[in-house]
RNA sequence: AUUAGAGUUUGAUCCUAGCUCAGGGUGAAUGCUGGCGGUAUGGAUAAGGCAUGCAAGUCGAAAGGGUUUAGACCCUUGGCAGACGAGGUAGUAACACGUAGGAACGUACCCGGAAGUCGGGCAUAACUAGCCGAAAGGUUAGAUAAUUCCCGAUGGUCUCGCAAGAGUAAAGAUUUAUCGCUUCCGGAGCGGCCUGCGCAAUAUCAGCUAGUUGGUAAGGUAAUGGCUUACCAAGGCUACGACGUUUAGGGGAGCUGAGAGGCUGACCCCCACCGAUGAGACUGAGAACGGCUCAUACCCCUACGGGGGGCCGCAGCCGAGAAUAUUCGACAAUGGGCGAAAGCCUGAUCGAGCGAUACCGCGUGCUCGAUGAAGCGCUUCGGCGCGUAAAGAGCUUUUAUGGAGGAGGAAGUAAUUGACGUUACUCCAUGAAUAAGGGGCUCCUAACUCUGUGCCAGCAGGAGCGGUAAUACAGAGGCCCCGAGCAUUACCCGGAAUCACUGGGCGUAAAGAGUGCGUAGGUGGUCAUGUUAGUCGGUUGUUAAACCCCGGGGCUCAACCCCGGAAUCGCGACCGAAACGGCAUGACUCGAGGGCGUGAGAGGUUUGCGGAACUCAUGGUGUAGGGGUGAAAUCCGACUGGCGCGUUCCUGACACUCAAGCACGAAAGCGUGGGUAGCGAACGGGAUUAGAUACCCCGGUAGUCCACGCCCUAAACGAUGAUCGCUGGUUUUCCGGAGUAUCGACCCUCUGGGAGACGAAGCUAACGCGUUAAGCGAUCCGCCUGGGUAGUACGACCGCAAGGUUAAAACUCAAAGGAAUAGACGGGGGCUUGCACAAGCGGUGGAGCGUGUGGCUUAAUUCGUCGCUAAACGAAGAACCUUACCAGGUCUAGAAAUUCUACUGCACGCCCUAGGAAACUAGGGAAGCCUUCGAGGGUGUAGAACAGGUGAUGCAUGGCUGUCGUCAGUUCGUGGUUUGAACCGUUCCCUUCAGUGGGGUAACGAACGCAACCCUCGUUGCCUGUUACAAGUGUCAGGCGAGACUGCCCCCUCACGGGGGAGGAAGGUGAGGAUGACGCCAAGUCAGCAUGUCCCUCUGAUGACCUGGGCUGCACACGCGCUACAAUCGCCGUUACAAAGGGGCGCGACGUCGUAAGACUGAGCAAAUCCUAAAAAAGCGGCGCCAGUUCGGAUUGAGGUCUGCAACUCGACCUCAUGAAGCCGGAAUCGCUAGUAAUCGUGGGUCAGCUAUACCACGGUGAAUACGUUCUCAAGCCUUGUACUCACCGCCCGUCAACUCAGGGAAGUUGGGAGUGCCCGAAGCUCAUCCUUGCGAUGGUCCAAGGCAAACUCAAUGACAAAGAGUAAGUCGUAACAAGGCACGGGUAGCGGAAGCUGCUCGUGGAU
Repeated sequence: AUUAGAGUUUGAUCCUAGCUCAGGGUGAAUGCUGGCGGUAUGGAUAAGGCAUGCAAGUCGAAAGGGUUUAGACCCUUGGCAGACGAGGUAGUAACACGUAGGAACGUACCCGGAAGUCGGGCAUAACUAGCCGAAAGGUUAGAUAAUUCCCGAUGGUCUCGCAAGAGUAAAGAUUUAUCGCUUCCGGAGCGGCCUGCGCAAUAUCAGCUAGUUGGUAAGGUAAUGGCUUACCAAGGCUACGACGUUUAGGGGAGCUGAGAGGCUGACCCCCACCGAUGAGACUGAGAACGGCUCAUACCCCUACGGGGGGCCGCAGCCGAGAAUAUUCGACAAUGGGCGAAAGCCUGAUCGAGCGAUACCGCGUGCUCGAUGAAGCGCUUCGGCGCGUAAAGAGCUUUUAUGGAGGAGGAAGUAAUUGACGUUACUCCAUGAAUAAGGGGCUCCUAACUCUGUGCCAGCAGGAGCGGUAAUACAGAGGCCCCGAGCAUUACCCGGAAUCACUGGGCGUAAAGAGUGCGUAGGUGGUCAUGUUAGUCGGUUGUUAAACCCCGGGGCUCAACCCCGGAAUCGCGACCGAAACGGCAUGACUCGAGGGCGUGAGAGGUUUGCGGAACUCAUGGUGUAGGGGUGAAAUCCGACUGGCGCGUUCCUGACACUCAAGCACGAAAGCGUGGGUAGCGAACGGGAUUAGAUACCCCGGUAGUCCACGCCCUAAACGAUGAUCGCUGGUUUUCCGGAGUAUCGACCCUCUGGGAGACGAAGCUAACGCGUUAAGCGAUCCGCCUGGGUAGUACGACCGCAAGGUUAAAACUCAAAGGAAUAGACGGGGGCUUGCACAAGCGGUGGAGCGUGUGGCUUAAUUCGUCGCUAAACGAAGAACCUUACCAGGUCUAGAAAUUCUACUGCACGCCCUAGGAAACUAGGGAAGCCUUCGAGGGUGUAGAACAGGUGAUGCAUGGCUGUCGUCAGUUCGUGGUUUGAACCGUUCCCUUCAGUGGGGUAACGAACGCAACCCUCGUUGCCUGUUACAAGUGUCAGGCGAGACUGCCCCCUCACGGGGGAGGAAGGUGAGGAUGACGCCAAGUCAGCAUGUCCCUCUGAUGACCUGGGCUGCACACGCGCUACAAUCGCCGUUACAAAGGGGCGCGACGUCGUAAGACUGAGCAAAUCCUAAAAAAGCGGCGCCAGUUCGGAUUGAGGUCUGCAACUCGACCUCAUGAAGCCGGAAUCGCUAGUAAUCGUGGGUCAGCUAUACCACGGUGAAUACGUUCUCAAGCCUUGUACUCACCGCCCGUCAACUCAGGGAAGUUGGGAGUGCCCGAAGCUCAUCCUUGCGAUGGUCCAAGGCAAACUCAAUGACAAAGAGUAAGUCGUAACAAGGCACGGGUAGCGGAAGCUGCUCGUGGAU
């Protein structure tokens, strides 16, 4: 100095794990936008191809010549340079690079030193002349110079040699000074060579190598060396990864990161390599981008004979690409070449141009300015926001534009010399004048509203938005972030402790090899001495510069540049230390091993014995031995591995772990040969079933067994590698030992080794583990890194086969998982309850009819409701009305509402006439309001706001309701437990109708429910007494009270409470009602009402009015009922006994008439008074005698009554006649536990009337049965399993069918790469031969390219077949999750449309 997290698996939680985001960076590109300047930077792809110009020349003071001549220029010989500079990264995994060293070398120019520079000679280019060629160019002859070349001399600090001795050099120019030349020695710098260490991926590359490794000799080189050749030897490298393959220039450094690391190798610097591709030599000090020769491909010129070319130099062009600039200026500076110099050359370089490509800086104005203008957006309609923002006023002038001045860069001074440059900079003038955008606003993540759209269009980095109220799409307003930029895309680091050295894990999440032995390797007890390649310290050399950091300085600041310092992990050298480690030596005994003693055990082997099955058939053979016998038998007798304990006798660290390797390895399976009783894959048959390739049953082959040989896998599991040490206990058991005790054993105490249970600390995500660790430490090995694809493909190895071992990728998903929690569910369990079953009584389902629903039909049969929880339900009453439906006729501010304006002073209305089905239209008439005389109210007409809608959405809602269920549950506060979701409380025991009460208890209290409070009935006291009774203290009616609380007795109980009994009208809730917790079903209702949104309506309406029709329609199916089928009945007659209601447009008595329905009349009653009103069943008497009847009443005919404008569609009732089905109802199903069921009648509401047998009430008569909780259904509590949470109407598997995608296989086809063998063999070096001695000819070795051949390898493509992944609503089944309905799973084998089934064996990760 330094370390940040978030979103996403779930109903919720913790953990594991992946994916995604926020940061920084880039030689970038793309989209939108764009004022200025400075500094950097800019072909990353096709090392693809290139037009044009330029990029390397110079020297006359080394020479010869030509042409002009005032300068000078050109050609040639010669010298130096051209091997630098500039470019690129193809190749190269290597001494290429980096770093640290080394010895056997070279070096032109430069520096220092020493010596020398004498004499002579032969040529040749340019040139001239001739010839050939289109050109490039060539050829013959002739003349000539030199710092060109040759010969001779001399010579040493030169070379060879032990020495003697031998050999080897030079160039001049010039007027001087001087510059050169030759030889040698030394230096500097540069270069060549060698070595240690460092340096990518891959083992699905495991063996490689013949000049290979070494030696000797020779050659070659500047120099070492297999560098080359001959001979000799057989070596060399490799698991510390050789060889091969793929990829790649290396470093200084750059980016990121807290760091360790990870990634990168642009610009700048160093090194290497390359120059169209492949070879080769020449010159030279040194070798080839702008030199030469050859070959190949491509391009150009050509007179077709032949020639020429190489931008990976600077610009520039084409191509390919997402993409990368000017055919610019100057040698002024810096540097390079040549030259004595002047100078010339220099696309090195210095500058300018283009590109927001990057970094840095500046600006687009500042101060005032509120009726908070207009406009836009929002709005609760009041207002709010954009917003001092604008307008307006004043000010300034960076920048811009114009003008003027004006450097440094120039050294070297006397002069000359500036591309940039009309530069930077300074001053003046003009004037706010020239200058703002991009992205975002659901969460992560800063920032919200409106409109449109309606799972569409679209968005999206992840989660995810969008199906009519979208802050998530699109637009707008507002807001947020950054700003000449802002976003997006691509890639790198970070976050990611997500490969974990720093710094992770492996019981169940991914992960311990099936087990053992064991080599290399890693690690290693105690003491002592010596030593020091590890380790530690010091000194020193190096670690280029630049970069980074610190300090300072220069451009106005900054970026940028300069100076100084620090730093540079590393490597080398020297000195020192000796704790640890190593090595060496010596010693020790506690680790380890051995000896002796002893013990246990289904350890192994052999032999004998025994019996079962099978087999054989009394003859034998054979069965180590001892013993024994007449002969036998009982009997005795074997070998071996490890383990524990005791002893402390021996060895003296001999140990631990363990890649490779080796061995063993259940079941199934394979081969050969046997054997086969039972069981039993396959298979056959029978069942079950929709089907049943299954489960169940009857058979049954392989197999199961033996011998030998293979296979080598399992849920090979403790899902837990081995070894060593340490860390509280309790308890059970097995095998030893010791002590005490005893005659001895048992008992007791201690101790060693195994096998279990529970548990301190600790650990763990939790579950759990806990001296047999999953605790705390040490050593070594194996393994993991999201799910799927997949333990699969390809390759390799093994196998007879089946197959095993090793082991990926493309693609795809945002999860997949572990543990635990609350629910829900289970063809899981336990307990308990309920007319739930059972026990009973009566029904429904069959018939006819009534009624509702579906369906069908129809112009319409209006609509809603659909298991329980729709269907005599909304509807407590459809002939018109109702009415919402249909047909037709009509109205349009409307049938009804509010307000305003104008008009109307005869209100509306009523009556009459005409048309019409009516609504209505047209015409006429009569009567006619109040008034304070202003007008108001009201009416009508016209206009404007608006009305209206049973139109849609009950999945936008309120309210109300159904259901579980009158079931006993549902929660909260505080506290406690848990990492947490959550739990405790509310569980447990007893009890209750009850979460009712009690006991116990990390709980203590409380709330909503239960109960009670309310109403009715039953007993009774008191009061009141109308209209009830003939009267009355009574009946009856009303009001206020009493009574019942397990209070009393007995038994059980801790208590609560239960059982029995007494008394009592009533006894344990006395009976009934009202009362319906938290919630569930997006349950029902927009058509009861209310209501958001949408829709219809000034257009011939989804509004409103009217007439008629429909809701009543009928092959059929279902629900709810009524009446029956008869004798416990029917009919006739007669005779009793209720309760509760209703009544004024009403109930209607008595009387009369009618067979009756009813009519006429109208007493009484607003009702304890009058009416309705007859109660019926029952009782008594009579008839019917078992039949389609004296049962049953449908249907139909005729005649009537009543209501009502109106009974045709389509009313009820009465009378007469008619007299259907039906003789007790299949499968199945409903109600009811006492004044109940059953049965009998009565009333009411709705209502003109009524299709009421419905519904709501009332009383009369009045039963049977409940052993019990096995079963069915439903409910509650506890518990268990779960892959469900939209919660079992759940979840979910596989085949098949459709489409899409990527990959593997594949007969083949095509292309690339690396070699091998053979053939051919250019140029060239070199060797040999020959001659005409040359720029010669021929031949040979080596070798590039090419050809032939067989294999290898990598890609592309490929008919076809197979597998995988994905895709709102396809087919078949139901495998798994609950005991998933046959527990599931692993291995293996067979079989089957498919999930799968079955056999054998193993596991529990199975319930009960």